This is a predicted structure of a 111-nucleotide RNA (c-di-GMP-I riboswitch aptamer) from Paenibacillus sp. FJAT-29882. It was read from a public genome assembly, where an Rfam model found it. The organism belongs to Paenibacillus, within Bacteria. The coordinates come from a structure-prediction model, not an experiment, and the mean pLDDT is 78.

[in-house]
RNA sequence: GGAAUAUAAAGGCAAACUAUUUCGAAAGAAUAGGACGCAAAGCCUAGGGUCUAAGGUUUAGGUAGUGGUCGAAAGUCCCGUAAUUUAAACUAUGAUCGCCUGGUUACCAAA
Numbered sequence: 001g002g003a004a005u006a007u008a009a010a011g012g013c014a015a016a017c018u019a020u021u022u023c024g025a026a027a028g029a030a031u032a033g034g035a036c037g038c039a040a041a042g043c044c045u046a047g048g049g050u051c052u053a054a055g056g057u058u059u060a061g062g063u064a065g066u067g068g069u070c071g072a073a074a075g076u077c078c079c080g081u082a083a084u085u086u087a088a089a090c091u092a093u094g095a096u097c098g099c100c101u102g103g104u105u106a107c108c109a110a111a
Stems, first nucleotide, its partner, number of pairs: 012038002017033005023028001036098001042104003046101003049096003055091009066080003070075001
């Protein structure tokens, strides 16, 4: 120096939860505390899973307007179109690498 390897030592990360934020539609994120765990719980969302659904699509309704029909008018009813709005379903380009796989880099070192 290399390989291998531990109920060793040093150092590292930090779930839940709490507080905060000129963050985000949400899922979530960040910061401070915290200590369940982690040998890659370092990094990359590349594949799958999961979470969310702003935007989009579809369906069903509400509203007023416009056009047509009726009417002398006020206006009733009906149909079409587009607008706006509500609900539901679907959808990632959002999120999660501490869900799995893959890629990539790396600390300590007894017998």